Molecule: transfer RNA
Organism: uncultured bacterium
RNA sequence: GCCCGGGUGGCGAAAUUGGUAUACGCGCAAGACUUAAAAUUUUGUAGCCGCAAGGCUUUGUGGGUUCGAGUCCCACCCCGGGCA
Numbered sequence: 001g002c003c004c005g006g007g008u009g010g011c012g013a014a015a016u017u018g019g020u021a022u023a024c025g026c027g028c029a030a031g032a033c034u035u036a037a038a039a040u041u042u043u044g045u046a047g048c049c050g051c052a053a054g055g056c057u058u059u060g061u062g063g064g065u066u067c068g069a070g071u072c073c074c075a076c077c078c079c080g081g082g083c084a
Base pairs, nucleotide, nucleotide: 001083002082003081004080005079006078007077010026011025012024019067027045028044029043030042031041032040046057047056048055049054060076061075062074063073064072
């Protein structure tokens, strides 16, 4: 240099004809249980603004297509593999 695969919450990871971004697991926080803890169990858990109701933003970065993009197209960055 060329080719292939990948980048989504704190971490792993799903989203499969383009149609509610965060299922599921881990971790963490709070509650229940306990003398106390562990285990178990319930709820919560992207960011910003807001007293609240709620609003806005967010899939590596920047553009494009589309009524609508994590998903399709272009460029770039990063990680892994292959060829030279």